This is a predicted complex of two RNAs, RNase P RNA and transfer RNA, with 432 nucleotides together. Rfam match: Bacterial RNase P class A. The family's RNA type in Rfam is ribozyme. The prediction has a mean pLDDT of 80.

[in-house]
RNA sequence: GGAGUUGGCCAGACAGCCGCCGCACCCACUGCGGAGGAAAGUCCGGGCUCCACAGGACAAGGUGCCAGGUAACGCCUGGGGGGCGCAAGCCCACGGAAAGUGCCACAGAAAAUAUACCGCCUAAGCGUUGCCGGCUUGUCCGGCGAUGCCGGUAAGGGUGAAAUGGUGCGGUAAGAGCGCACCGCGCGGGUGGCAACACCCGUGGCACGGAAAACCCCGCCUGGAGCAAGACCAAAUAGGGGAACAAUGGUGUGGUCCGCACCGUUCCCGGGUAGGUUGCUUGAGACACGCGGCGACGCGUGCCCUAGAGGAAUGGCUGUCCACGACAGAACCCGGCUUAUCGGCCAACUCCAACC
RNA sequence: GGGCCGUUAGCUCAGCUGGUAGAGCACUCGGCUUUUAACCGAAUUGUCGUGAGUUCGAAUCUCACACGGCCCACCA
Numbered sequence: 001g002g003a004g005u006u007g008g009c010c011a012g013a014c015a016g017c018c019g020c021c022g023c024a025c026c027c028a029c030u031g032c033g034g035a036g037g038a039a040a041g042u043c044c045g046g047g048c049u050c051c052a053c054a055g056g057a058c059a060a061g062g063u064g065c066c067a068g069g070u071a072a073c074g075c076c077u078g079g080g081g082g083g084c085g086c087a088a089g090c091c092c093a094c095g096g097a098a099a100g101u102g103c104c105a106c107a108g109a110a111a112a113u114a115u116a117c118c119g120c121c122u123a124a125g126c127g128u129u130g131c132c133g134g135c136u137u138g139u140c141c142g143g144c145g146a147u148g149c150c151g152g153u154a155a156g157g158g159u160g161a162a163a164u165g166g167u168g169c170g171g172u173a174a175g176a177g178c179g180c181a182c183c184g185c186g187c188g189g190g191u192g193g194c195a196a197c198a199c200c201c202g203u204g205g206c207a208c209g210g211a212a213a214a215c216c217c218c219g220c221c222u223g224g225a226g227c228a229a230g231a232c233c234a235a236a237u238a239g240g241g242g243a244a245c246a247a248u249g250g251u252g253u254g255g256u257c258c259g260c261a262c263c264g265u266u267c268c269c270g271g272g273u274a275g276g277u278u279g280c281u282u283g284a285g286a287c288a289c290g291c292g293g294c295g296a297c298g299c300g301u302g303c304c305c306u307a308g309a310g311g312a313a314u315g316g317c318u319g320u321c322c323a324c325g326a327c328a329g330a331a332c333c334c335g336g337c338u339u340a341u342c343g344g345c346c347a348a349c350u351c352c353a354a355c356c
Numbered sequence: 357g358g359g360c361c362g363u364u365a366g367c368u369c370a371g372c373u374g375g376u377a378g379a380g381c382a383c384u385c386g387g388c389u390u391u392u393a394a395c396c397g398a399a400u401u402g403u404c405g406u407g408a409g410u411u412c413g414a415a416u417c418u419c420a421c422a423c424g425g426c427c428c429a430c431c432a
């Protein structure tokens, strides 16, 4: 200098003028504060509120290597295993297919109880036949060869996404874990590690195809609803009609049963009001420093208060400067994930090239 | 703001324990008819909303995104 990886930060700046919302004072003047890293999607987890502060059983759903962090999580951190990359580093729904049921179209012999289309073989058995030899001349015997049946085989070919361990040597009629070596796999033991797991030793010739984002099994987790939850005040109206059940019942939040609580209660149609207060922002809060921890994070001290509307505020103009400004707008509140995003800055690390 | 559902041919809908996607209407052509409608016959119908993943194989299973639709307050 080039190429790249990871983590973090910013999100036009400054000044003037005019506006908007909230709070402070009774009003005005005035003063102070006024969107985001995602406020978004609503995909997870919690707080809060109501229904038994939610209990038991079944069902249903979620989750899935190990350990830790956390209020909790499907999140985060560290580690293990697998894959990719020269590397920094990145990615992984990563329990169980020897609990069971089912599936694997077409092709193929066979798709999981195995089996044999082409091929290979003729050692054993039964035949046919050619040549040679023998003497006891026979529908004989022996040897070599060809061939058929029965048979052996799963090396090779072929089919398929996938074919019943792989490579090599031996072995054989041909072959084959048939035997052996190495690798893979299973089982047992030992060592290290909290564990996932790794390594070593022994042993078994292999018993175990794929798929659980098929049902399912195993471990763990989950009650339901949501601020339009809920609480209080006020106003208005026809306490009208229908249905259900009459205590072995109905309702109480929404899967069922039990249990618990209340009892004239629920649902539909119809009617009335579209008012106010609260919940509403001080919180698992931000920042700084110190300590513990590899880290996520935790603890301690100090310091700060930083939107809270209810038809919905945060905007407009002018000037200067630059890198010429993207995605996008809070609505009960947090922690995550995911998605969108013009550009810029910082730190650490890797590889390549050159020079000293 | 919160909760729930849907997207398959031009239209309305089937198909979802994975194995080459169908029905009705419409459109086009031919026949019948003097002609039209009706009727009869034939043919075309499709990146199954988009993109990833699992799988040999996805409309179907899983995840993310896009678009569209529905519901909600209080009182007696």
Stems, first nucleotide, its partner, number of pairs: 001352010012321007020034005036327001040338002043336005048226004055258004060222005065079005080094001081092004095217002100215002103210002117157002119153003125149010135138001165183006184206001185204008230278004240269006249263004271431003285304001287302006322325001357428007366381004375412001384398004405421005